[in-house]
Context: one part of a larger RNA
């Protein structure tokens, strides 16, 4: 390599857009490159194979012949794909209009709860905290408990195996701006389309950098405990940080551990959003399109998947090849730096 594979065994790039490539609806029609057939030449000998022949047999040596799948040339075929040219409709893909749902995204304001803090007022001896406890706050007046005012987060109920997004994610209310997305008409173009190495680009948290913020909670840190020790679990403080803006980083069990896209293969039930038709007007039946939950046939090693397939095909990327050593070493990139990516041998089992 070929082959087998990637939900849990190794094995889906975290997620898009997208160049090249590859692969690509239906129908006439030419061409014949690719295919298929027929002749011809060529494919040196030796070797090996077949069927003889010679050494007393065998090796061995030696005759013929088939093969030498290849190549080239030429004649001709027109199914498939290729390419030329023209047509088609929606069935692919987009528009159009007419109607709908939504924590999709950016910005702006802004609203009650609770937390802490402060200031005032009642008011006194504890509050706190724990399995008990103790640091630890309180007569310089604490907990609690009215009123006032500050501040920064983060949105109870609604709240649903709801809903929106490619993914990461997204939940108070308002506005403004804005991207996707579902039905519905048969209105419109006419194949304009599917992955997609390269290359851009989004990418939780936690980290970095200026420069703000600073309420809670909180790595470190300190102290009380516990404990044989406790550099932990538990407590009582706390400092980056957690939050804003702008920049950088570029990984996660980034999970559905399940690529992306087209088709087709029993049902039943339940749920978001649409239409259509029926009548008893609030259901009944249908049909799109999501989401779940069972479940047949197939599938799986099995577990289970199972029209949202891990069934049954096509297409196109991507990744795997025994354990360790190692996602390390070295190089290259990348990055302020932490480190990211790309990716090995020796040795050993």
């Nucleotide at each position: 390599c070929u082959g087998g594979g990637c939900g849990u065994a190794a094995a889906g790039c975290g997620c898009g857009c997208g160049u090249a490539g590859g692969c690509g609806g239906u129908u006439u029609u030419g061409c014949a490159a690719g295919c298929c057939a027929g002749a011809g030449g060529u494919g040196a000998a030796a070797u090996g194979c077949c069927u003889g022949a010679g050494c007393u047999c065998a090796a061995c040596u030696u005759a013929g012949g088939a093969a030498u799948u290849g190549c080239c040339u030429u004649u001709g075929g027109g199914a498939c794909u290729g390419c030329g040219a023209g047509g088609c409709u929606u069935u692919g893909a987009g528009g159009a209009c007419u109607g709908g749902a939504g924590a999709g995204g950016u910005g702006a304001g802004u609203g009650g709860a609770a937390u802490u803090c402060c200031c005032a007022g009642u008011g006194u001896a504890g509050a706190g905290g724990u399995g008990a406890a103790a640091u630890u706050c309180g007569u310089a007046g604490a907990u609690a408990u009215u009123g006032g005012g500050a501040a920064g987060a983060a949105c109870a109920c609604c709240a649903g195996u709801g809903g929106c997004g490619a993914a990461g994610g997204c939940g108070g209310c308002u506005c403004a701006c804005u991207g996707a997305c579902c039905a519905g008409u048969u209105u419109c173009u006419g194949a304009c389309g599917c992955u997609g190495c390269a290359g851009c680009g989004c990418g939780a948290a936690a980290g970095c950098g200026u420069g703000g913020g600073g309420a809670u909670c909180a790595a470190a840190c300190a102290g009380g405990a516990u404990u044989a020790g406790a550099u932990a679990c538990c407590c009582u403080g706390g400092u980056a940080g957690u939050c804003c803006a702008c920049g950088c980083u570029g990984u996660a069990a980034a999970c559905g551990a399940u690529g992306a896209g087209u088709g087709c293969u029993a049902g039943g039930c339940g749920u978001c959003g649409g239409g259509a038709a029926g009548c008893u007007u609030g259901c009944u039946u249908u049909u799109c399109a999501g989401u779940g939950g069972c479940g047949c046939a197939g599938c799986u090693a099995a577990c289970g998947c199972a029209u949202u397939a891990a069934g049954c095909a096509c297409c196109c990327c991507g990744c795997c090849u025994g354990g360790g050593g190692a996602g390390u070493a070295c190089g290259g990139u990348c990055g302020c730096a932490a480190g990211a990516u790309u990716a090995a041998a020796a040795c050993u089992c």
Description: Predicted 3D model of a 349-nucleotide part of an RNA (small-subunit ribosomal RNA, central domain) from an uncultured bacterium. It matches the Rfam family "Bacterial small subunit ribosomal RNA". Its mean pLDDT, the model's own confidence on a scale to 100, is 87. The full RNA is in RNAcentral, with records from ENA, Greengenes and SILVA.